This is a predicted structure of a 525-nucleotide part of an RNA (small-subunit ribosomal RNA, 5' domain) from an uncultured Bacilli bacterium.
Its mean pLDDT, the model's own confidence on a scale to 100, is 84.

Context: one part of a larger RNA
RNA sequence: GGAUGAACGCUGGCGGCGUGCCUAAUACAUGCAAGUCGAGCGGGGGGAGCAAUCCCCUAGCGGCGAACGGGUGAGUAACACGUAGGUAACCUGCCUUUGAGUUUGGGAUACCCAGGCGAAAGCUUGGCUAAUACCGGAUAAUGGCGCGCGGCGCAUGCCGUGCGUAUGAAAGACGCUUCACGGCGUCGCUCUUAGAUGGACCUGCGGCACAUUAGCUUGUUGGUGAGAUAACAGCCCACCAAGGCGAGGAUGUGUAGCCGACCUGAGAGGGUGACCGGCCACAAUGGGACUGAGACACGGCCCAUACUCCUACGGGAGGCAGCAGUAGGGAGUUUUCGGCAAUGGGCGAAAGCCUGACCGAGCAACGCCGCGUGAGUGAUGAAGGUCCUCUGGAUUGUAAAGCUCUGUUACGAGGGACGAACGGCCGCUUCAGGAAAUGGGAGCGGUUUGACGGUACCUCGCCAGAAAGUGACGGCUAACUACGUGCCAGCAGCCGCGGUAAUACGUAGGUCACGAGCGUUAUCC
Numbered sequence: 001g002g003a004u005g006a007a008c009g010c011u012g013g014c015g016g017c018g019u020g021c022c023u024a025a026u027a028c029a030u031g032c033a034a035g036u037c038g039a040g041c042g043g044g045g046g047g048a049g050c051a052a053u054c055c056c057c058u059a060g061c062g063g064c065g066a067a068c069g070g071g072u073g074a075g076u077a078a079c080a081c082g083u084a085g086g087u088a089a090c091c092u093g094c095c096u097u098u099g100a101g102u103u104u105g106g107g108a109u110a111c112c113c114a115g116g117c118g119a120a121a122g123c124u125u126g127g128c129u130a131a132u133a134c135c136g137g138a139u140a141a142u143g144g145c146g147c148g149c150g151g152c153g154c155a156u157g158c159c160g161u162g163c164g165u166a167u168g169a170a171a172g173a174c175g176c177u178u179c180a181c182g183g184c185g186u187c188g189c190u191c192u193u194a195g196a197u198g199g200a201c202c203u204g205c206g207g208c209a210c211a212u213u214a215g216c217u218u219g220u221u222g223g224u225g226a227g228a229u230a231a232c233a234g235c236c237c238a239c240c241a242a243g244g245c246g247a248g249g250a251u252g253u254g255u256a257g258c259c260g261a262c263c264u265g266a267g268a269g270g271g272u273g274a275c276c277g278g279c280c281a282c283a284a285u286g287g288g289a290c291u292g293a294g295a296c297a298c299g300g301c302c303c304a305u306a307c308u309c310c311u312a313c314g315g316g317a318g319g320c321a322g323c324a325g326u327a328g329g330g331a332g333u334u335u336u337c338g339g340c341a342a343u344g345g346g347c348g349a350a351a352g353c354c355u356g357a358c359c360g361a362g363c364a365a366c367g368c369c370g371c372g373u374g375a376g377u378g379a380u381g382a383a384g385g386u387c388c389u390c391u392g393g394a395u396u397g398u399a400a401a402g403c404u405c406u407g408u409u410a411c412g413a414g415g416g417a418c419g420a421a422c423g424g425c426c427g428c429u430u431c432a433g434g435a436a437a438u439g440g441g442a443g444c445g446g447u448u449u450g451a452c453g454g455u456a457c458c459u460c461g462c463c464a465g466a467a468a469g470u471g472a473c474g475g476c477u478a479a480c481u482a483c484g485u486g487c488c489a490g491c492a493g494c495c496g497c498g499g500u501a502a503u504a505c506g507u508a509g510g511u512c513a514c515g516a517g518c519g520u521u522a523u524c525c
Base pairs, nucleotide, nucleotide: 001525002524003523004522006521007520008519009518010517013371014370015369016368017367018366019364020363021329026327027326028325030324031323032322035064036063037062040061041060043058044057045056046055047054048053071282072281073280081206082205083204084203085202086201087200090199091198095195096194099191100190101189102188103137104136105135106134112127113126114125115124116123117122144165145164146163147162148161149160150159151158152157172187173186174185175184176183177182208254209253210252215245216244217243220242221241222240223239224238225237227235257279258278259277260276261272262271263270264269284305285304286303287302288301307318308317309316310315335361337360338359339358343357344355345354346353347352374405375404376403377402384396385395386394387393388392409466411461412460413459414458415457419452423448424447425446426445427444428443429442430441431440469514470513471512472511473510474495475494476493480509481508482507483506484505490497491496
C1' cells in the first nucleotide's frame, strides 16, 4: 500500500447493487416451510332443481411426490475432494425411442355400523362393502438354464443368432360415435430394444503439522468353498497358508469439510475457503432396519440415552444446523413482513392447488459505486477571532455581506411503466390421419393475469433554502504559532517528547489529508 462476512470511537443527506451469528452442531414459546389427484375407489356432507340430473367439499382406501428444493460444517487426513481413467463387475422412477400385449377368475380390507377399554395419546372385538389395492390361471421371450453356429477381444470373457424348458398386465379411467353388438381417440398399465439423465464401485496422480509419535497389523495379507449385494471384493462366514505395511515416514497425536474460486503479489509464491457454483458429510446424542427406482431418510418408523412438556400417576408427546422470531454466549450480525405476478419444483387431462425455493419489500454507512450539501461575481481587503516589532501591520480571506443565477437531491402536485410470455376462455383458418366424431399439430383475432407499486421514470411548482465531518501538523510524513503545564498531567507505530521559553502533553487560532465518512483495533499478503 491492498484486503475484510468485521468490531470500536466521533460523525452522518440521498440513491443503485450487493452483504449480514465467523461465538454455543447451545436450548427453543408461536406461526408457516409438502402436498396433490374425485378423469383410480366405495361412502359422507352441502347447494340448485318438481324430478331426472348437475355442481361443490371431503375423513378413508389407492397413485405419484415427500430421497428434490432449503439449512449447517459437527465429524472426516479419507478414493472425502480435485483431476485423469476403468466397469469383460453394476442399477436407474418420471422422459424419449423399438416391438408386442392389455385375456380369464378369486378372496379380503379401510371408511361405515354395533360394542368394549383409556384422563389423553390411542387401542380393540364383531359385521358390511369398492378399486388403477391384493392374489391365482392363460398367453410371451429378447432375460435365467441346457445344446449348436458365427464374429471379436483385454485373463476372467464379450457380442450376434437358432432350438428346447419355468415367470407379466389395470377385464382401467375419461371422451366421441352407434338402436345394439361394436368401433375410434386421449391418458394409463405390462413385457421388451436403444438412449438420455441420475447414481454405485475400482484405480493412477495431487493437496497439513509433529519423529519431543518408530515400529504397526489377526479378518490382519493371500487362497479354496459357501453366503450377501444392483455389482466386484475378507463385504461376511468355515477351512488352509503366514503373510501385509513402514525412514520415499507406516502407526499414533493434533488440526481441518474439499474444490471452482477469493485476497495479495510484476511474477514465482504466500494466505483464505463468507457470499455464488460443484462434490461430500450431518439432522438433539448413539444404533437399527422398513418402504421404495432411489433413503438407512432434517419437518418418516423402532430402540437406547440426555433434556423439555402434558398427566386422572396407569401412561403419553417433542426435536428450528428450514423462514421469521426468543433466551443465552459474545466486540459482533436483520422483519414473528408481502406475493405466488415472474423463474423453478410437486401433483393433476386440465382448471388449478401447494411452494419461508424464489421474487420482492423492511432494518444496518457492513461494503462497492454514483450524486449532493450550491455556481458566478464581489476589496470599504468589513466586523470578529488569532498573532506581532502594537497610532500600525500580518492572517483567517473572495472567505462573508451584497448583486446575478441554477434547482441536482429533498419537499408538494399531476401523469405513470418494463418485467406479461405462457396458460385459460370465445371466435376463426389450416395440416396429417380416420368411415365419421371426439382428439392431435400449426396459426390468427379478441379477452383475462403484477406482490413489488401509484414504485421507477417523466412533467410542473418551490426556497440557497433542509444536508460536513474525522484525523493529523518533531522526523519517517503533507501540514506552525500562541497560551497553559513543568519528568507533573500526559503522548507514543519506531526513533523518542515532558525537569519554566515544549512546532512532540492540553487548549485556541491557522494549516494539511481524506470526505458521508474519518480514525483505531484485529487478521492476511